[in-house]
Formats: sequence, C1' cells, structure tokens
RNA sequence: GGCGCUCUCGCGGGAGAGAUCGGGGCCGUUUCGGCGGGCUCGGAGCCGAAGGCGCAACCGCCCCGGAAACGCUCAGGCAAAAGGACCGCGCGGGCUGA
Repeated sequence: GGCGCUCUCGCGGGAGAGAUCGGGGCCGUUUCGGCGGGCUCGGAGCCGAAGGCGCAACCGCCCCGGAAACGCUCAGGCAAAAGGACCGCGCGGGCUGA
C1' cells in the first nucleotide's frame, strides 16, 4: 500500500398481510339528526423481513453440535407515514491472515 471480515454513523433501495368488526370513553364540529379524528378493550381473519424459538433434509465421519431468505407466529405487523431482514455507496473504528 492493498484484499477480506466486522461495528457505529450518514445517504439510497427495500416485501407481505383489513383504511376489518363490536364496545367504552375523549376531542373537534353541528342545522342537535349526526359527522370526523385519534385513544383504549375485546372478537374473528391474515402476514413474515425487527427481535425470539425450532431443525426433517444439509454441514458436521458418528454422538454432541451449527445456520438460513426454511419452519413456527411468542413478540411484531396488516392505507399513507414510520418501522423493516437484507443490498449498495461513503466517513471513522476494530480484527485477521497471506
């Protein structure tokens, strides 16, 4: 000097599934009939890409063990926004060995 891995931060990309139903109370508005908004509790339905859990096949000679974009759906989510595994670029830090 360069390659690889990894962490924080910034930028860009980034899927799926109900703008579901019922109750309660709040706020705004009202021609006092209502209308709108968000909060909360519950019902049935659905999604998988925060996190979490699992391992038939696979890796591991066997036992033990390992991981995913696979499976589960505890958590989370089901207009937009936000979030979002993961991907790319950039600043900086750490590790590694040839």

Glycine riboswitch aptamer, 98 nucleotides, folded computationally. The model forms 90% of the base pairs in the Rfam consensus. It was read from a public genome assembly, where an Rfam model found it.